Predicted 3D model of RNase P RNA and transfer RNA as a complex of 419 nucleotides. Rfam match: Bacterial RNase P class A. Its family is annotated with dimeric ribonuclease P complex, tRNA processing and ribonuclease P activity in the Gene Ontology.
[in-house]
RNA sequence: UGUGACGGUCGCGGCCCGCCGCAGCGCGGGCUGAGGAAAGUCCGAGCUCCACAGGGCAGACUGCCAGGUAACACCUGGGCGCCGCGAGGCGACGGACAGGGCCACAGAAAACAAACCGCCCGCUUCAAGCGGGUAAGGGUGAAACGGUGGGGUAAGAGCCCACCGCGCGACUGGCAACAGUCGUGGCACGGCAACCCCCAGUCGGAGCAAGGCCAAAUAGACGGCGAGGUCCGGCCCGGACCGCUCGAGCCGUGGGUAGGCCGCAUGAGGUGGCGGGCGACCGCCAUCCCAGAUUGAUGACCGUCCGGCGCCUCGGCGCCGAACAGAACUCGGCUUACGGCUC
RNA sequence: GGGCCGUUAGCUCAAUUGGCAGAGCAAGGGACUCUUAAUCCCUAGGUUGGAGGUUCGAUUCCUCCACGGCUCACCA
Numbered sequence: 001u002g003u004g005a006c007g008g009u010c011g012c013g014g015c016c017c018g019c020c021g022c023a024g025c026g027c028g029g030g031c032u033g034a035g036g037a038a039a040g041u042c043c044g045a046g047c048u049c050c051a052c053a054g055g056g057c058a059g060a061c062u063g064c065c066a067g068g069u070a071a072c073a074c075c076u077g078g079g080c081g082c083c084g085c086g087a088g089g090c091g092a093c094g095g096a097c098a099g100g101g102c103c104a105c106a107g108a109a110a111a112c113a114a115a116c117c118g119c120c121c122g123c124u125u126c127a128a129g130c131g132g133g134u135a136a137g138g139g140u141g142a143a144a145c146g147g148u149g150g151g152g153u154a155a156g157a158g159c160c161c162a163c164c165g166c167g168c169g170a171c172u173g174g175c176a177a178c179a180g181u182c183g184u185g186g187c188a189c190g191g192c193a194a195c196c197c198c199c200a201g202u203c204g205g206a207g208c209a210a211g212g213c214c215a216a217a218u219a220g221a222c223g224g225c226g227a228g229g230u231c232c233g234g235c236c237c238g239g240a241c242c243g244c245u246c247g248a249g250c251c252g253u254g255g256g257u258a259g260g261c262c263g264c265a266u267g268a269g270g271u272g273g274c275g276g277g278c279g280a281c282c283g284c285c286a287u288c289c290c291a292g293a294u295u296g297a298u299g300a301c302c303g304u305c306c307g308g309c310g311c312c313u314c315g316g317c318g319c320c321g322a323a324c325a326g327a328a329c330u331c332g333g334c335u336u337a338c339g340g341c342u343c
Numbered sequence: 344g345g346g347c348c349g350u351u352a353g354c355u356c357a358a359u360u361g362g363c364a365g366a367g368c369a370a371g372g373g374a375c376u377c378u379u380a381a382u383c384c385c386u387a388g389g390u391u392g393g394a395g396g397u398u399c400g401a402u403u404c405c406u407c408c409a410c411g412g413c414u415c416a417c418c419a
Base pairs, nucleotide, nucleotide: 001340002338004305005304006303007302008301009300010299012033013032014031015030016029017028018027019026035324039335040334042333043332044331045330046329047207048206049205050204054237055236056235057234059203060202061201062200063199064078065077066076067075068074079093080091081090082089083088094198095197099196100195101192102191103190116138117137118134119133120132121131122130123129124128146164147163148162149161150160151159165187166185167184168183169182170181171180172179173178211262212261213260214259221253222252223251224250225249228242229241230240231239269288270287271286272285273284274283275282276281306321307320308319309318310317311316344418345417346413347412348411349410350409353368354367355366356365362399370386371385372384373383374382392408393407394406395405396404
């Protein structure tokens, strides 16, 4: 980007027009008739009803920054991190000094540290044992309390120093995320928030079988429970309506309707041009009308050209134009399925 | 059309602060018995529907698919 383009015949759905004197039926003519995903129903809305959708708790969701948009978990641009030689690709990417919780097994020790082996010192009677110091080395583990080098020391240690890392502060650039520079602290801060939680923010619920109208059921039957029930959803407050022995509502038995119309096809619409913006996108002008079924239409054939493949007497002949899949209130996205071609 | 659930051994089901996936029946072998059944003992059998992610570690948490169910008793 989606079964190549044009024309014709037949069949099916929808709309409009004409004829049969009207209605109905029928006949004739014209226009139109699946998708990029119509799918999954995973997000966001329009629309409708519930109170003009109210207050609080609980709950759900989102999570670097800025912009776009009706809105979004989407898109664009930027920052940071990871991967790649590179063009580029990917990222659920707030907080672990507010608090709670977890870290199996192994290991001495799994989080205000800790001494198993080793190293050093001292004592006891040689081997060995006891006490103290030590986190540099070994071993365990997914993870071991900054890294490398030097000084230092009985042996060691940010104990001291240089560089790197980290924390804090100031300044500069930037709307911001963030980056850079300088100073400072000798380190105090392991991981998990797709565990609870905290911070910032969003969210009332249900869905076109929503909802409205017409027709029918329809005699509003019988028995039992019954003071609350419905809107209303997890709860409370608050509100509205119906009802409290002449009874709302619920359960059971028995019976009945499951038809038609609107919603519903002019819309955050398509195409083209101009302008703004890096871009997503926005503005203006012109132009177009482009499916509406309800057991559910959209299929088949022919001709010419185009493309591919095969045969081949080099000019013709033959075959093919597929895969995933199919509207059901409507849009914007995401995800998933798939053929060929192109970058 | 919309909405909501489920998937673990052959069958029916368990498995909670995420830490070796179990039970009953069925299957195979053995014991008991003359034999079978019953009973007792032992054994095998699992990609936890599939793929990916978070995590040291996933049946469990998250995402995307597949299949099945809710058949006047989920809705008009």